[in-house]
Context: one part of a larger RNA
RNA sequence: GAACGAACGCUGGCGGCGUGCCUAACACAUGCAAGUCGAGCGAGAAAGUUCCCUUCGGGGAGCGAGUACAGCGGCGAACGGGUGAGUAACACGUGAGUAAUCUGCCCUUGGGUCCGGGAUAACAUCUCGAAAGGGGUGCUAAUACCGGAUAGGACCACGGAGCCACAUGGCUCUGAGGUGAAAGAUGGCCUCUCCUUGGAAGCUGUCGCCUAUGGAUGGGCUCGCGCACCAUUAGCUUGUUGGUGGGGUCAUGGCCUACCAAGGCGACGAUGGUUAGCCGACCUGAGAGGGUGAUCGGCCACACUGGAACUGAGACACGGUCCAGACUCCUACGGGAGGCAGCAGUGGGGAAUAUUGCGCAAUGGGGGAAACCCUGACGCAGCAACGCCGCGUGAGCGAUGAAGGCCUUCGGGUUGUAAAGCUCUGUCAGGAGGGACGAAAUGCUCCGGUCGAAUACGCCGGAGAGCUGACGGUACCUCCAAAGGAAGCCCCGGCUAACUCCGUGCCAGCAGCCGCGGUAAUACGGAGGGGGCGAGCGUUGUUC
Numbered sequence: 001g002a003a004c005g006a007a008c009g010c011u012g013g014c015g016g017c018g019u020g021c022c023u024a025a026c027a028c029a030u031g032c033a034a035g036u037c038g039a040g041c042g043a044g045a046a047a048g049u050u051c052c053c054u055u056c057g058g059g060g061a062g063c064g065a066g067u068a069c070a071g072c073g074g075c076g077a078a079c080g081g082g083u084g085a086g087u088a089a090c091a092c093g094u095g096a097g098u099a100a101u102c103u104g105c106c107c108u109u110g111g112g113u114c115c116g117g118g119a120u121a122a123c124a125u126c127u128c129g130a131a132a133g134g135g136g137u138g139c140u141a142a143u144a145c146c147g148g149a150u151a152g153g154a155c156c157a158c159g160g161a162g163c164c165a166c167a168u169g170g171c172u173c174u175g176a177g178g179u180g181a182a183a184g185a186u187g188g189c190c191u192c193u194c195c196u197u198g199g200a201a202g203c204u205g206u207c208g209c210c211u212a213u214g215g216a217u218g219g220g221c222u223c224g225c226g227c228a229c230c231a232u233u234a235g236c237u238u239g240u241u242g243g244u245g246g247g248g249u250c251a252u253g254g255c256c257u258a259c260c261a262a263g264g265c266g267a268c269g270a271u272g273g274u275u276a277g278c279c280g281a282c283c284u285g286a287g288a289g290g291g292u293g294a295u296c297g298g299c300c301a302c303a304c305u306g307g308a309a310c311u312g313a314g315a316c317a318c319g320g321u322c323c324a325g326a327c328u329c330c331u332a333c334g335g336g337a338g339g340c341a342g343c344a345g346u347g348g349g350g351a352a353u354a355u356u357g358c359g360c361a362a363u364g365g366g367g368g369a370a371a372c373c374c375u376g377a378c379g380c381a382g383c384a385a386c387g388c389c390g391c392g393u394g395a396g397c398g399a400u401g402a403a404g405g406c407c408u409u410c411g412g413g414u415u416g417u418a419a420a421g422c423u424c425u426g427u428c429a430g431g432a433g434g435g436a437c438g439a440a441a442u443g444c445u446c447c448g449g450u451c452g453a454a455u456a457c458g459c460c461g462g463a464g465a466g467c468u469g470a471c472g473g474u475a476c477c478u479c480c481a482a483a484g485g486a487a488g489c490c491c492c493g494g495c496u497a498a499c500u501c502c503g504u505g506c507c508a509g510c511a512g513c514c515g516c517g518g519u520a521a522u523a524c525g526g527a528g529g530g531g532g533c534g535a536g537c538g539u540u541g542u543u544c
Stems, first nucleotide, its partner, number of pairs: 001544004006540005013391006019384002021349001026347003030344003035075003040072002048063006082302003092226007101219002106215002109212005114148004123138006154179003158175007184207006193200003228274003235265003240262008277299004281292004304325005327338004355381001357380003363377001364375004394424004404415004428485001430480005438471001444464007488533005493514003499528005509516002
């Protein structure tokens, strides 16, 4: 000198864009943060209101409404969001390999979607319990569950041929065996068949379901190289190193197991200890290098602590389950409930870090055919000079160089065109009026094309009308008024830009280094003057 997720002191007008618990991975009240589908399925209210009856107590029917709540089932909940504890490791970065592998939804291509069955929740009823929550009996549905059929190029074992690879093997063609599937929903139509306004077991569209191929995307695993400090850590290792058989996994492998052999690593730093998430990047520097790993992006790890599996395409699963532990809460003492390192917020710790805000309008995500619903992701607003950037606090003229202050050699000098005064301007803030971009789609109507038997539906293109804005009556524009509301902080001995007077008298004090202060201190304190930067200025901390 530069930089900062900064803090502290003094001061503080406005705006834009960013940033904001670095400490206790400490404990958490409250609300919200993951749902959705009735076009998979069975059931199914009430309030209110209208009408009728009434013994005026009420009863019945319709609407509300196939709505709400709950249940079975599907998809999602493994994404998104948080944190950095652990980890010195194939965790990360980079480059390869997988002929040792998986991949829901999506795209492509081929084939199929046949015939049956038994349950169960909801519900009803009985019952245990303080509760959380159960148990018994009875009824019922499905795209829930189960059986059978069918089966190609899928899988299994046995053959043949070609190509490739070469450690096992991979791909293609082919033979004869064996094994394994499925689910329907919703709209339209009458060309064919049946009943004949029309409907269907028929045709057709869409969404699904099953099986297989290829792709895309996303993973798993393996390897080369790189990746902190300590040798005041020198030896480490028994599933250890390798083999065979077996198990396990999507998959290779001591990953696991039995047996056999005795190996394996290490001064090119094993083992141990300490510290630490890694990277793109960020800061500094002419560069080489040094330091850092906040925000944003990629990867990893974790979710009260430790362990475990279940479901699933995917988890060993932050807002799932089970066990153990600590802590907090409820209890009828028998037993139960909970997990903010999601967004806000609270206590605590600390030098220190924000609102229990608005909205799904946009972007993105989940579900749904869609309308739409959900979304503390996100978009915005609030707080904070925390940072960067921009703007303002006025401009011109104005000398009897006014008054006052300070200094003085008492002549004067300086503050100083500074003020006053005169003439202007109108940024920001204030008031009034107008007032956005971000919104185009989806959906609806019409037209054209495609599919089709079809003027259905679906898809593609075009046209039209209409709907949708949290921010926000904000940005922006115009007008009004008015110099009016808006300057401080540090320094002045040398380094280092800037000097005098008074007070003090090795005292009080200053100080980054050298050093100042013991009676004329440009170094302490005040004043006048001056220098620097400016809504900031200094100090402290840290890095180069």

This is a predicted structure of a 544-nucleotide part of an RNA (small-subunit ribosomal RNA, 5' domain) from Theonella swinhoei. Rfam family: Bacterial small subunit ribosomal RNA. For this family Rfam cites "Crystal structure of the ribosome at 5.5 A resolution" (Yusupov et al., Science, 2001). The organism belongs to Theonella, within Eukaryota.